[in-house]
RNA sequence: GGAGCAGGCUGGACAGCCGCCUGCCUUUAUGUGGCAGGAGGAAAGUCCGGGCUCCACAGGGCAGGGUGCCGGGUAACACCCGGGUCAGCGCGAGCGACGGAAAGUGCCACAGAAAACAAACCGCCGCUUUUAAGCGGUAAGGGUGAAAAGGUGGUGUAAGAGACCACCGCUGCUGUGGUAACACAGCAGGCACGGCAAACCCCACCCGGAGCAAGACCGAAUAGGGAAGGCAGGCAGUGGCCCGCUGCUAGGCUUUCCGGGUAGGUCGCUUGAGCCCUGCAGCAAUGCAGGGCCCAGAUAGAUGGCUGUCGCCCCGGUUUUGGGGUACAGAACCCGGCUUACAGGCCUGCUCCUUUU
RNA sequence: GCCGUUGUAGCUCAGCCGGUAGAGCGGCGCACUCGUAAUGCGCAGGUCAAGGGUUCGAGUCCCUUCAACGGCU
Repeated sequence: GGAGCAGGCUGGACAGCCGCCUGCCUUUAUGUGGCAGGAGGAAAGUCCGGGCUCCACAGGGCAGGGUGCCGGGUAACACCCGGGUCAGCGCGAGCGACGGAAAGUGCCACAGAAAACAAACCGCCGCUUUUAAGCGGUAAGGGUGAAAAGGUGGUGUAAGAGACCACCGCUGCUGUGGUAACACAGCAGGCACGGCAAACCCCACCCGGAGCAAGACCGAAUAGGGAAGGCAGGCAGUGGCCCGCUGCUAGGCUUUCCGGGUAGGUCGCUUGAGCCCUGCAGCAAUGCAGGGCCCAGAUAGAUGGCUGUCGCCCCGGUUUUGGGGUACAGAACCCGGCUUACAGGCCUGCUCCUUUU
Repeated sequence: GCCGUUGUAGCUCAGCCGGUAGAGCGGCGCACUCGUAAUGCGCAGGUCAAGGGUUCGAGUCCCUUCAACGGCU
């Protein structure tokens, strides 16, 4: 100098003018004036986890869903940190994968003899025999396939084969180290274990449902519900009849009252697993202690627009200067994560290659 | 804002428990007819919404993203 790996940070600056939302002060006032504050690292997707609220709930089980090497962190997690294994990838820094296929069921198309209690197409060997054919042995070789029944070498054999032997692999037991995953050592067993569980399933652990449009309170107008009263009418009594008087009234008109709910309003609403600094414990994630700070709360939804100077990028000129652009995106109950989008810039540690001293 | 459903040919839909992607309508060509329609025969047409993963193999199983539609005041 080039190419990379891992991790972290940043996400234009200043000034002027005109506006918008919230809080406090002033004020009779929601107006006026003043002061203060006003988007993000993802506010996004709504994929996980929790707080909060309402509903359900004695306890236990089934069903359903999720997680899945081990240990730790945490309010909790599918997140984070540390560790383990791998005949997975990369020269490397590093990255990736992760319970169980010796409990059971199922699947493995095509090809191939055979796709898993086995099995003989070619080949090899033996016998019958006529060169062909038949019977038997054989999984070393060929061929098929994504995948073919431990591997290499030797002994052995008619030919072969863990049939036997050595080493490697595998399985079991014991010991040692480690909290554990696991590692190492010794002994034993000829080997009993093809792949798929993001197929059913088994094992261990976890999970009640809905979501701030949750939920709580205040509450018009109109319509409708209930109660009491008045009026008209009707019915009954008194009465020979009418008026009158008395009593009753699921209907009509009207007055007053009551309760539910709608529009609308208020609360929930932002002081919180909060942010910054320092110290301590811990490899770390993180926890504890002390000090300091208050940092958006709209409700059809504020956080904007214009101008100028500078910065950065692109294009033309290549001295001055001119033109264009300035990432992704934008709170809506609140947090912890993950994932996805993102112009450009900065920092730390490490690897490989090349060159110079 | 919250919750849910669906993406397969030009259109409407199948595709089960993973193994060569299909049907109807439509399009094109041929036959039949004097000609058209109907009918018959044949043909074309698909990145299975996109990307990644599991598997020997994915439309189907898992994850992420995108689009369309529906419900809740």
Molecule: RNase P RNA; transfer RNA
Organism: Methylohalobius sp.